[in-house]
Context: one part of a larger RNA
RNA sequence: CUCUCUCUAAGGAACUUGGAAAAAUAGCCCCGUAACGUCGGGAGAAGGGGUGCCUCCUUAGGAGGUCACAGUGACUAGGCCCAAGUGACUAUUUACCAAAAAUACAGGUCUCUGCAAAGUCACAAGACCAUGUAAGGGGGCUGACGCCUGCCCAGUGUCGGAAGGUUAAGGAAGUUCAUGACCUAAUGACGGGGAAGCCAACAACCGAAGCCCCAGUGAAUGGUGGUCAUAACUACAAUGGUCCUAAGGUAGUGAAAUUCCUUUUCAAGUAAGUUCUGAUUUGAAUAAAAGGCAUAACGAUCUCGGCACUGUCUCGGAGAGAGACUCA
Repeated sequence: CUCUCUCUAAGGAACUUGGAAAAAUAGCCCCGUAACGUCGGGAGAAGGGGUGCCUCCUUAGGAGGUCACAGUGACUAGGCCCAAGUGACUAUUUACCAAAAAUACAGGUCUCUGCAAAGUCACAAGACCAUGUAAGGGGGCUGACGCCUGCCCAGUGUCGGAAGGUUAAGGAAGUUCAUGACCUAAUGACGGGGAAGCCAACAACCGAAGCCCCAGUGAAUGGUGGUCAUAACUACAAUGGUCCUAAGGUAGUGAAAUUCCUUUUCAAGUAAGUUCUGAUUUGAAUAAAAGGCAUAACGAUCUCGGCACUGUCUCGGAGAGAGACUCA
């Protein structure tokens, strides 16, 4: 010097990204216990007091006595409070850098599904669903409870409709090429003509779903404006004009886990506060089941502050053990 411990005057977070680490609290009995609240809780809230041994008695107790600095005498054994964010909760997760605000959840809602069900695996046989039967089963989204969930169906999706347009395979009247009995011929030629049949090409016309079309549907995918003027100080604009749109963001919330400018501005807390809390609203780019806003309880969650406590620090020091080191 390194590691693991013990103690440390005065101060007590001045340390530090941050009280990380350490210290402190601690058992049992009694008293007492706030806001809030889903009336169950919060709560061991907080905050106080007692605690050993001996003798006696009317013995779960009482009275008297007595020792120590100290009586849950060692070991064991909650630190607490205030206020925000977030997720309701218990639970689960990156075996070996992440335990969380992520996943799940009960609850909500939409959709498919009548049983040889839908859905899934498989080429098939077959199997799961299910020895179940719509209060069932599959899938999507949201995520307790509470108050709510606005407007738009123009685009995309999906459900329904079938009048019209378009439209395949297939069928097909017809037209045409070839072949063709036979006829003709200068006898030369693969000459010219040519019924029926057959082959081939084209084809009027018939021809379903789909698409076009019509309508519904947002807890489907999604979207949810601009500009000019206006009230007797100023400012702002209840109001009016105009352009565009399918409709122009409603309730709520808001410098937010979302705010660039930005350490917005004001206030509280501090001697001093880019963090934090309460407001403000000009929301670069908030917003209603990719849910909005609140919310008691809960959390090895994240953030601000306080009490207690301390070698975290001012600022070091002393000691114990084990290493390292030196010698053998």

A computed fold for a 328-nucleotide part of an RNA from Pinus taeda, annotated as large-subunit ribosomal RNA, domain IV. Its Rfam family is "Bacterial large subunit ribosomal RNA". Its family is annotated with structural constituent of ribosome and ribosome in the Gene Ontology. NCBI's taxonomy places the organism under Eukaryota, Conifers I, Pinales, Pinus, Pinus subgen. Pinus.